[in-house]
Molecule: small-subunit ribosomal RNA
Organism: soil metagenome
RNA sequence: AGAGUUUGAUCCUGGCUCAGGACGAACGCUGGCGGUGCGCCUAACACAUGCAAGUCGAACGGUGAACCGGGCUUCGGCCCGGGGAUCAGUGGCGAACGGGUGCGUAACACGUGGGCAACCUGCCCCCGACCCUGGGAUAACCCCGGGAAACCGGAGCUAAUACCGGAUACUCUCCUCCGACCACAUGGCCGGAAGAGGAAAGGUCCGCCGGUCGGGGAUGGGCCCGCGGCCUAUCAGCUUGUUGGUGGGGUAACGGCCUACCAAGGCGACGACGGGUAGCUGGUCUGAGAGGACGACCAGCCACACUGGGACUGAGACACGGCCCAGACUCCUACGGGAGGCAGCAGUGGGGAAUCUUGCGCAAUGGGCGAAAGCCUGACGCAGCGACACCGCGUGGGGGAUGAAGGCCUUUCAGGUCGUAAACCCCUUUCGGCAGGGACGAAGCGAUCUCGUGACGGUACCUGCAGAAGAAGCCUCGGCUAACUACGUGCCAGCAGCCGCGGUAACACGUAGGAGGCGAGCGUUGUCCGGAAUCAUUGGGCGUAAAGAGCGCGCAGGCGGCUUGGCAAGUCGGGUGUGAAAUCCCGGGGCUCAACCCCGUGACUGCAUCCGAUACUGUCAGGCUAGAGGUAGGUAGGGGAGAUCGGAAUUCCUGGUGUAGCGGUGAAAUGCGCAGAUAUCAGGAGGAACACCGGUGGCGAAGGCGGAUCUCUGGGCCUUACCUGACGCUCAGGCGCGAAAGCUAGGGGAGCGAACAGGAUUAGAUACCCUGGUAGUCCUAGCUGUAAACGAUGGACACUAGGUGUGGGGGGAGUCGAAUCCCUCUGUGCCGCAGUUAACGCGUUAAGUGUCCCGCCUGGGGAGUACGGCCGCAAGGCUAAAACUCAAAAGAAUUGACGGGGGCCCGCACAAGCAGCGGAGCAUGUUCUUUAAUUCGAUGCAACGCGAAGAACCUUACCUGGACUUGACAUGGUGCUGCAAGCGCACGGAAACGUGUGACCUUCGAGGGUGCACCACAGAUGCUGCAUGGCUGUCGUCAGCUCGUGUCGUGAGAUGUUGGGUUAAGUCCCGCAACGAGCGCAACCCCUGUGGCGUGUUGCCAUCAUUUAGUUGGGGACUCACGCCAGACUGCCGGUGACAAACCGGAGGAAGGUGGGGAUGAGGUCAAGUCAUCAUGGCUCUUACGUCCAGGGCUAGAAACGUGCUACAAUGGCUGAUACAAAGGGUUGCAAGACCGCAAGGUGGAGCGAAUCUCAUCAAAGUCAGUCUAAGUUCGGAUCGCAGUCUGCAACUCGACUGCGUGAAGGCGGAGUUGCUAGUAAUCGCGGAUCAGCAUGCCGCGGUGAAUACGUUCCCGGGCCUUGUACACACCGCCCGUCACACCACGAAAGUCGGCAAUACCCGAAGCAGGCGCAGCCAACCCCUUGUGGGACGCGGUCUGCGAAGGUAGGGCUGGCGAUUGGGGUGAAGUCGUAACAAGGUAGCCGUACCUGAAGGUGCGGCUG
Repeated sequence: AGAGUUUGAUCCUGGCUCAGGACGAACGCUGGCGGUGCGCCUAACACAUGCAAGUCGAACGGUGAACCGGGCUUCGGCCCGGGGAUCAGUGGCGAACGGGUGCGUAACACGUGGGCAACCUGCCCCCGACCCUGGGAUAACCCCGGGAAACCGGAGCUAAUACCGGAUACUCUCCUCCGACCACAUGGCCGGAAGAGGAAAGGUCCGCCGGUCGGGGAUGGGCCCGCGGCCUAUCAGCUUGUUGGUGGGGUAACGGCCUACCAAGGCGACGACGGGUAGCUGGUCUGAGAGGACGACCAGCCACACUGGGACUGAGACACGGCCCAGACUCCUACGGGAGGCAGCAGUGGGGAAUCUUGCGCAAUGGGCGAAAGCCUGACGCAGCGACACCGCGUGGGGGAUGAAGGCCUUUCAGGUCGUAAACCCCUUUCGGCAGGGACGAAGCGAUCUCGUGACGGUACCUGCAGAAGAAGCCUCGGCUAACUACGUGCCAGCAGCCGCGGUAACACGUAGGAGGCGAGCGUUGUCCGGAAUCAUUGGGCGUAAAGAGCGCGCAGGCGGCUUGGCAAGUCGGGUGUGAAAUCCCGGGGCUCAACCCCGUGACUGCAUCCGAUACUGUCAGGCUAGAGGUAGGUAGGGGAGAUCGGAAUUCCUGGUGUAGCGGUGAAAUGCGCAGAUAUCAGGAGGAACACCGGUGGCGAAGGCGGAUCUCUGGGCCUUACCUGACGCUCAGGCGCGAAAGCUAGGGGAGCGAACAGGAUUAGAUACCCUGGUAGUCCUAGCUGUAAACGAUGGACACUAGGUGUGGGGGGAGUCGAAUCCCUCUGUGCCGCAGUUAACGCGUUAAGUGUCCCGCCUGGGGAGUACGGCCGCAAGGCUAAAACUCAAAAGAAUUGACGGGGGCCCGCACAAGCAGCGGAGCAUGUUCUUUAAUUCGAUGCAACGCGAAGAACCUUACCUGGACUUGACAUGGUGCUGCAAGCGCACGGAAACGUGUGACCUUCGAGGGUGCACCACAGAUGCUGCAUGGCUGUCGUCAGCUCGUGUCGUGAGAUGUUGGGUUAAGUCCCGCAACGAGCGCAACCCCUGUGGCGUGUUGCCAUCAUUUAGUUGGGGACUCACGCCAGACUGCCGGUGACAAACCGGAGGAAGGUGGGGAUGAGGUCAAGUCAUCAUGGCUCUUACGUCCAGGGCUAGAAACGUGCUACAAUGGCUGAUACAAAGGGUUGCAAGACCGCAAGGUGGAGCGAAUCUCAUCAAAGUCAGUCUAAGUUCGGAUCGCAGUCUGCAACUCGACUGCGUGAAGGCGGAGUUGCUAGUAAUCGCGGAUCAGCAUGCCGCGGUGAAUACGUUCCCGGGCCUUGUACACACCGCCCGUCACACCACGAAAGUCGGCAAUACCCGAAGCAGGCGCAGCCAACCCCUUGUGGGACGCGGUCUGCGAAGGUAGGGCUGGCGAUUGGGGUGAAGUCGUAACAAGGUAGCCGUACCUGAAGGUGCGGCUG
């Protein structure tokens, strides 16, 4: 410090996710030792038991053991005195500390800094003064009584440092007065005078300890103030003791703190009031920091102590282990009453994912009491439990290669890896174990005797002993992210943080081996910060990604021109105080190190205050004119409002002319019209809108504004430089304006026209089209307040190249006047530099560079929705969430593909033609069906006379049956026995095969071969062509496909390859940020077309002989054959064209513009085809899915399709005669002549391994002649019968051919569809491969030999350019809504059940205050008095006020549930349509209104995205 994830790829926006750190954690697996910390985050839920606050006898009265002294004794003991353990009580101090918890609290609660001239402070310290004198009670105790108990009552006795009176007293308090000083108001302080008031306690071991008053200090507290720190405005208004005053009360003290009266204030967008949440801080975690989150442990403060209320005591409490009352709960009870409060330490139940021992000790530190010893202390110190966290240590170290065995992987059979790992040798002994020794922490204190004090603990530590001995796991291994293989599984089981894995070869699941990471831990989960610049102060944005409010005015607020002076708030410098300690950083020290602890420095970025500075901001005062505004003079304009007027057009009415149609559409129909329409003329009525001008022209803030005139009225621009003197900019809230649609009321209504109706279209058509048509559109008054209200661009100011249009004004030149030119201000457009932007683009009219102010955004969906509030008559508007869900949703640009987008251009693509197919019969292939099997594959073009260049057996893979098991076939090995293998024969059998038998090699060693048994293995046309190689098809013989370097672009990519021409062609030329190159095209190759040369046998024969016959002699001329060469290149001429490429025409030529044909198939596409040609990974079978054999099947047949053959006839059939090929084949072969047969063929065999012989005849069509005469025929030949031939072991299933007989359908073929552009189509025959035999198929060969092409609109396919795109599996794409089903969360809902905070009234406990002075009681003190007396005070009682809980009532806020209901989300291949994306087939979208199963449609206005 980043990474993954949207796409085919790219850049950007943007969310999600990951890597880091942390934790009071929990869970899973695992677990050796020690140190230091930490340990109920949940139920402030309820608590059994024990302990946690006592102490003082040197305050007091009792009780009075041990023991001591004395006396008595009947020896049991008793009495007296001392002694004081101990116990409760009186009294004092403490109990308000310490310890716990975080409920409440949004507050002066906390933090920080101040103030108190408005205060208190026990114990402690210092100073001064004092402690005199009296009195009466009362607990304990004793007696009596009540009660179950708790406890209580009565009578009697008694002490004090308990209580009370008196005296004395200051520097005390109060009142009055005087003086000095100080101060921020009230005031403070000092001194003086008179008056009034107020104290005390004793104990003792004689050291002392105490008591009282006053002053001071210290410590602790109380009150007040500035500032600071949560969320929510879907909480906007709150408040009656409220705000202030006066009098009074109250407090330690100020104060509405309380009360009476008076006034009507106080708080609030700088967020009052309300709601939610929360103890605050030092700090902790994280972060580079700024920040963010948190507030366990430790420390400070606060609050609380079962819940609520209350006071008492006291220096201090409204009191955790005190009291009273009320409530809930628990316990005891004799039912009458009582008791209790673990949020102290342990512990229990409960809750929960989860958090410990009912331990030891006061030895240390600290606290309370005490003079002290000492006692108490669950504070604390220790120990226990828990890997909860941090830190440290160990589980061994060195050597050791037969690289062992074994596991795993691979397979070439030999390797790789675990792996120096193990074994083995040498060594060490931490920790743990055993044994011995054994602390520091301890100083105080008491005593003075030189003694004693340790919970931890026989612990730490030290020493010794034995022995590698007792001690390793967890997670991960597809990318992010470090680490890979095998097997199993087969969209199953499962994984997953995100992307995503799994559908038979899974590095992603499970297991194993191996590897990586960390290590007594490792993972997971949760939470926080980080990464996240993803709330952006540091440090983001808003044209199109989310985001500029529809527009203006404008209060508050924010910001603000030049200049002078004052002040010094902000700002800057320095000082002082504070910023507790701990924490943190740095340095050092102590535990063996570290964690941990200790010491010192720094930091604690803050606040307050003092001094200083004055540039800037601010403020006060003064000045200026450049901003702003005004005066004066001009000027353009659909700016606004009202009124009046005008013509054109539509419609209607009346009349005339006139006749049969009009109208409307893609075509029609509905509709109108003989009752006279349309058309046309004239007149009239009425409403709405204003042609031309008209223009990226004008005006306005926006919406918007268009005939003319008048009236009223707003704003702008220019000129002038006279005036004011910063008067400015922006603007939350507020106010106003605001298209269309819509609403209310009243008018108006020509045209248009939602809804509606009808007609069409259609599968349907609630649409598009047509005919009608109501609201509405118009006016007046009011409402609504929204639009793609858009420049999708807030306003203001300044700055930053230009060019070119256009509107308005001014100036200059010019002119008679103009035109025109130049300058300038202000509008409005286009292009463009710098710059900017993700790109597109913007670019002085900024989206550039800056300043100021406002508005807005923070992933998509849910949703601009719900709820609440405000507004509205309504429709609805404004404000505006959440649950849930997804891993994206977007923007711009790129390459493709596609378009019922465009342009250009090709192709037998269409058109023009010729011949067909589709109808018939047959052949053949396929589907389907059938079957024991009808083997398998091929399936749009590009499967279907295809694999099949040839299924009777074989082939053959299928079926049935019979057999074999190292096998039909290959290689190797071991063993054995013989022998050639093999062949013949016999038997069984359908054969295979089985059984039996016979003879036979040899150089004799072996070898080879073979058999048997066995081991490795063979074998498979079994599966996967979606694991593959190879081969092939197809687009397509289409003209394309790419690369290097350069250039452009952030990039994908572009350029080149586009453009202008041209071509069959990316063929060539020109141009050009490209220049070149490669694979394709073309050419090179083969055949063919002309000529020449050479050679002439088996070919040829003109001339010369010869002959039935080129037969022979002869010849090389010709044909022909074979070789070689020439020829054609737009080379030449003319024209066109850019002078190019090229095209057109011509000449010559056998051939002319690639002459014709062939071979040749770029990069890719189709997971195209083939595992059955072959090869091959993996899987499967192994007495069978292998092998052999016989028979059957592949030849079935209702039906359908493809491809062909033959026909339907006269351009023909038949009969006879007759002419002319080419290219091939031939020795298990072709076979002549001859003979036989009607024929197929047979007999026979000359010749020929072939330019010789032969298939092979006259090739057929053709030609000549004859016949047939329009007929199901002398057409056609299917089918069937009979008889034959040939091949072959064998023609039944199931061959071909021949003869005779039979003679079917069929009379030119519907929709549709195929081929072909010249030696082509059509037609005619010939040959070959395969093959024993079998062709209408296939591959070739020649013969005869046409028609047509205007042209490129259309169909199909293709190429190039361009455009749109929401497609990229690429239009067979994508995608919307209803409906149906399942699940989920949410809203509404009659209601129902709770919670919270208030209000009003009722009741009113304890308590406090006050009144009354009363049933009763009443020692001391006071009064009257003198009595066993009365009064007063007091207690008690009662009344009033306040007052918690409770009750009643109506509301508020909030939550749970809720029949039903509403939409939403998600879900595998459900239903209906096709709305959107291309001109998406009616351009789309926005607002609004109506309508419709649904997407949606239509109207009105708007936008271009």